Transfer RNA from Synergistes jonesii, 76 nucleotides, folded computationally.
The organism belongs to Synergistes, within Bacteria.
RNAcentral holds the sequence, with entries from ENA.
The coordinates come from a structure-prediction model, not an experiment, and the mean pLDDT is 82.
Its Rfam family is "tRNA". From the family's description: Transfer RNA (tRNA) molecules are approximately 80 nucleotides in length.

[in-house]
RNA sequence: GGUCCUAUCGUCCAGAGGUCGAGGACACCGCCCUUUCAAGGCGGCGACGCGAGUUCGAAUCUCGCUAGGACCGCCA
Numbered sequence: 001g002g003u004c005c006u007a008u009c010g011u012c013c014a015g016a017g018g019u020c021g022a023g024g025a026c027a028c029c030g031c032c033c034u035u036u037c038a039a040g041g042c043g044g045c046g047a048c049g050c051g052a053g054u055u056c057g058a059a060u061c062u063c064g065c066u067a068g069g070a071c072c073g074c075c076a
Base pairs, nucleotide, nucleotide: 001072002071003070004069005068006067007066010026011025012024013023018056028044029043030042031041032040049065050064051063052062053061
């Protein structure tokens, strides 16, 4: 340098153009339960890497950029 893959709550994962006002688990916070703790129950908090495009509509499709990864090439 080329090709390909990936990027979503603090962490891990779902989502395949409209039902997304983005869901789940764990974590965290509050309450209940308990003599107390743990477990359990209820509730809360919290995210689409950035920019543009396509579309009536984009987390989802396209392009660029950024970051991470894999393979290939070059080595003056």